Annotation: The RNA shown here (transfer RNA) has 73 nucleotides and comes from a Phycisphaerae bacterium. The sequence is in RNAcentral, with records from ENA. The coordinates come from a structure-prediction model, not an experiment, and the mean pLDDT is 82. It matches the Rfam family "tRNA".
[in-house]
RNA sequence: GACCGCGUAGCUCAAUUGGAAGAGUGUCGGUCUACGAAGCCGAAGGCUGAAGGUUCGAAUCCUUCCGUGGUCA
Numbered sequence: 001g002a003c004c005g006c007g008u009a010g011c012u013c014a015a016u017u018g019g020a021a022g023a024g025u026g027u028c029g030g031u032c033u034a035c036g037a038a039g040c041c042g043a044a045g046g047c048u049g050a051a052g053g054u055u056c057g058a059a060u061c062c063u064u065c066c067g068u069g070g071u072c073a
Stems, first nucleotide, its partner, number of pairs: 001072007010025004019056001027043005049065005
């Protein structure tokens, strides 16, 4: 330098292929216990890497950039 993949909650990952984002874990609160841990119940936490475009509607499609991993030279 060329090509390919990935980027979503603090972390690890989903989202049935355009109809508006969820799980596990962690954090906080409650319950339980003599006190903790475990278990159970609940809550908070996301402008989906950035900026544009298409569309009634974009995490999803298109373009450019940024970061990261890989292959080739």